Record summary:
The RNA shown here (c-di-AMP riboswitch aptamer (ydaO/yuaA leader)) has 140 nucleotides and comes from a Phycisphaerae bacterium. Its mean pLDDT, the model's own confidence on a scale to 100, is 80. It was read from a public genome assembly, where an Rfam model found it. Its Rfam family is "c-di-AMP riboswitch aptamer (ydaO/yuaA leader)". Rfam describes the family as follows. This family represents a conserved RNA structure found upstream of the ydaO and yuaA genes in Bacillus subtilis and related genes in other bacteria.
RNA sequence: AUGCACGCAUCGCCGAGCACCGCGGGCAGACAGCCGCGGCGGCGGGGGACCCAGUGUGUUGGGGUGAAUCGCGCGUCGCGUAGGGCCAACCCUCGGCCCGAACCCGUCAGCUAACCCCGUAGGCGUCGUAGGGAUGCGCC
Numbered sequence: 001a002u003g004c005a006c007g008c009a010u011c012g013c014c015g016a017g018c019a020c021c022g023c024g025g026g027c028a029g030a031c032a033g034c035c036g037c038g039g040c041g042g043c044g045g046g047g048g049a050c051c052c053a054g055u056g057u058g059u060u061g062g063g064g065u066g067a068a069u070c071g072c073g074c075g076u077c078g079c080g081u082a083g084g085g086c087c088a089a090c091c092c093u094c095g096g097c098c099c100g101a102a103c104c105c106g107u108c109a110g111c112u113a114a115c116c117c118c119g120u121a122g123g124c125g126u127c128g129u130a131g132g133g134a135u136g137c138g139c140c
Base pairs, nucleotide, nucleotide: 011125012124013123014122018041020039021038022037023036024035025034042120043119044118045117046116047115052110061108062105063104064103065102070080071079072078073077083099084098085097086096087095090133091132092131093130094128
C1' cells in the first nucleotide's frame, strides 16, 4: 500500500419507520450511547354513515401497502414504458447515475363524520465545489 473479516463512532441515502419517558440486559468506574420490551406524542396505513357515486361484481373472483404500471420479443430472459429516487439547506434549468420490486387480505371492503384497528421495519454509501433565482445569518 492492497485485500478479507470483526468491533466502535460520525455524516448521508431509500423508506411512515422518529422524539420523549420508564423497565430490563450486557458493555462500562459512572454517565451517555447500544439492544429488547412497554407507555405517550408525532408520522404512516386500513376499516367505517347520511349525501354522492355505482357502464362495478359474478373462479375469467375481488381488494390493499408501494414509484414499481403497461407493451413487445428470440421469453426461468431481454428491450422499452407510466411512474419514482439520488448527485449534501430550498426552487428552476442543464448534465449524469439509478429503480421500475416484493408482499399482504381471504370471497369481503366505493367515498365516508363519529368511531374502531394496525405499523413505527428493513436495506444501503451519492457527491456536479454545473448555471440561475430566492431566502437566511453576520459585519459596515